[in-house]
RNA sequence: CAACCGAACAGGCAAAACCGGUGAAAACCGGCGACGCAAAGCUAUGGGUCUAAAGCUGAUUUUCGAAUAGAAAGGUAACAGCCAGGAUUGCCAGGCAGCCGAA
Numbered sequence: 001c002a003a004c005c006g007a008a009c010a011g012g013c014a015a016a017a018c019c020g021g022u023g024a025a026a027a028c029c030g031g032c033g034a035c036g037c038a039a040a041g042c043u044a045u046g047g048g049u050c051u052a053a054a055g056c057u058g059a060u061u062u063u064c065g066a067a068u069a070g071a072a073a074g075g076u077a078a079c080a081g082c083c084a085g086g087a088u089u090g091c092c093a094g095g096c097a098g099c100c101g102a103a
Base pairs, nucleotide, nucleotide: 005101006100012037013036018031019030020029021028022027035090041096042095043094045093046092047091048088049087050086055082056081057080058079061073062072063071064070
């Protein structure tokens, strides 16, 4: 000096709750506040998780039909399902760059 590492010091970040704002929501931003953090710095690249506005499908509606079968039309007010290009780096991994310096 560098890497691993994490005692101390300096400096740093800031969970929940509450207040205000943005957003369909998840969540985010500001204030206040500290549960914690050696990367709780940056990055949504891979996996996970969260949300589902728009979209799609169903159902609903109308017509045909003996019909609860089947077919066609129309369409998103409410309902159900699917879905990320939305969110999360304080879920994990990867990438980039970094403060202090005992064992």